Molecule: Lysine riboswitch aptamer
Organism: mouse gut metagenome
RNA sequence: GAUAGAGGCGCGGAGCGAAUGAGUAGCCCUGGGAGCCGGCAGGCGAGGAAAGGGGCCAAAGGUCAAUCCGCCGAACUUUGAGCGCGGGCGCGCGCUCAUGGUGGGGCUGCGUUCAAUAGGCGCGGCACUGUCUGCAAGCCAUUCUUGCAGGAGCGCUAUC
Numbered sequence: 001g002a003u004a005g006a007g008g009c010g011c012g013g014a015g016c017g018a019a020u021g022a023g024u025a026g027c028c029c030u031g032g033g034a035g036c037c038g039g040c041a042g043g044c045g046a047g048g049a050a051a052g053g054g055g056c057c058a059a060a061g062g063u064c065a066a067u068c069c070g071c072c073g074a075a076c077u078u079u080g081a082g083c084g085c086g087g088g089c090g091c092g093c094g095c096u097c098a099u100g101g102u103g104g105g106g107c108u109g110c111g112u113u114c115a116a117u118a119g120g121c122g123c124g125g126c127a128c129u130g131u132c133u134g135c136a137a138g139c140c141a142u143u144c145u146u147g148c149a150g151g152a153g154c155g156c157u158a159u160c
Base pairs, nucleotide, nucleotide: 001160002159003158004157005156008072010071011070012069013068014067017064018063026056027055028054029053030052035044036043037042039089040088075102076101077100079098080097081096082095083094084093085092086091103129104128106126107125108124109123110122111121112120113119131151132150133149134148135147136146137145138144
């Protein structure tokens, strides 16, 4: 340098279905008679605003079970740049590149996002787990096992 692997509630994607979203938005009737929506700009409203009552009644994102696909910096993410989409702007979403962080999953505190106590993300805490290093002990014995401490995936193991 190349190839192949390992960590395990392992990571990500896809379509089908389901629950939630929500009896919400929206539409119609009633009611009522001037307010309502918005971050700003602005928009709707006497051709009838709002509250209240009644009828009909969604969707998207996110989630879940199994299945299939791609995999083990899998992937996620800070910041910046470019491109595209929505929009009047603010802003939001997606993709690519660069840079930095994170071994992994779990629980949990705070913050943020979200309809949400779900889930995601960020910063901490707690043990658990895999790996390598160092020390110590166990034992027929290099090996292996156990305990303690520490490091990080730009790592580790095997073969060529």